[in-house]
The RNA shown here (FMN riboswitch aptamer (RFN element)) has 153 nucleotides and comes from Cribrihabitans marinus.
The sequence was found by an Rfam model in a public genome assembly.
Taxonomically the source falls in Cribrihabitans (Bacteria, Pseudomonadati, Rhodobacterales, Paracoccaceae).
RNA sequence: CAUCGUUCUCAGGGCGGGGCGGAAUUCCCCACCGGCGGUAUGCGGAUCCCGAUCCGCGAGCCCGCGAGCGGCCCCGGCCAAUGGCCCGGGGUGACAGCAGAUCCGGUGCGAGGCCGGAGCCGACGGUCAUAGUCCGGAUGGAAGAGAACGCAC
Numbered sequence: 001c002a003u004c005g006u007u008c009u010c011a012g013g014g015c016g017g018g019g020c021g022g023a024a025u026u027c028c029c030c031a032c033c034g035g036c037g038g039u040a041u042g043c044g045g046a047u048c049c050c051g052a053u054c055c056g057c058g059a060g061c062c063c064g065c066g067a068g069c070g071g072c073c074c075c076g077g078c079c080a081a082u083g084g085c086c087c088g089g090g091g092u093g094a095c096a097g098c099a100g101a102u103c104c105g106g107u108g109c110g111a112g113g114c115c116g117g118a119g120c121c122g123a124c125g126g127u128c129a130u131a132g133u134c135c136g137g138a139u140g141g142a143a144g145a146g147a148a149c150g151c152a153c
Stems, first nucleotide, its partner, number of pairs: 003152001004150007016030004031133002033122002035065004042057007060120002068098002070095001071092007078084002102118005124136003
């Protein structure tokens, strides 16, 4: 201690009330929730050359990432069989797939971020009925955050 290596730790929230129904935390009305990094006209603090610099916090819908699904590859199973891509497992992001969703008014030199308002979004499998909120894969994985150590630097 910027970088590198090793080890360890940590790393997601939310259905409360009512309605219809045989049945719904899944539908309808009202409600509730918001991972990680970046960006910064906001908030707090520090410094000085007094309009700048630095530090901390600050976006679900601005840029990107993660898990999941899909694609591709491999293995096994199945079959009407040198293929099908139906089932199970593993690998892969030097795979531009799904990966979603924001506008209006105000302030201001400038707003995607501030203030006000109104909207919108949310993997897969399961379910006596369709799920961001229930159950499950998951006592998993992981973006990343932090700490210790090192003959690295």
Background
Its Rfam family is "FMN riboswitch aptamer (RFN element)". Rfam links the family to the GO term FMN binding. The coordinates come from a structure-prediction model, not an experiment, and the mean pLDDT is 79.